A computed fold for an 89-nucleotide RNA from Nitrosomonas sp., annotated as c-di-GMP-I riboswitch aptamer.
Of the family's consensus pairs, 95% are formed in the model.
It matches the Rfam family "c-di-GMP-I riboswitch aptamer". Its family is annotated with cyclic-di-GMP binding in the Gene Ontology.
It was read from a public genome assembly, where an Rfam model found it.

[in-house]
RNA sequence: AUCUGAAAAGGGCAAAUCCUAGCGAAAGCAGGAGGCGCAAAGUCAAUGAUCUAAAGGGAAAUAUUCUCCAAGAUAGCAUGACUGCCAGA
Numbered sequence: 001a002u003c004u005g006a007a008a009a010g011g012g013c014a015a016a017u018c019c020u021a022g023c024g025a026a027a028g029c030a031g032g033a034g035g036c037g038c039a040a041a042g043u044c045a046a047u048g049a050u051c052u053a054a055a056g057g058g059a060a061a062u063a064u065u066c067u068c069c070a071a072g073a074u075a076g077c078a079u080g081a082c083u084g085c086c087a088g089a
Stems, first nucleotide, its partner, number of pairs: 002089004012038002017033004022029002036076001042082003046079003049074003056068004
């Protein structure tokens, strides 16, 4: 340096859920509790996928609904990029 792995050692992150007079139209995010799980569940929205649909468009009809659409979101959806502890080869 590369590959494989989480058995050991030291650790790390933190699902659902709950709380917050928090942010947001929402998806979701942030903080606290919590711990499902994770060998990159470290970072990145590049490609695809999925979620939401405020603004905008269309339809219907007089009062609200339906529908299309990311420039929003998800890195714990996949691929990809960068970085990384330990052990073995």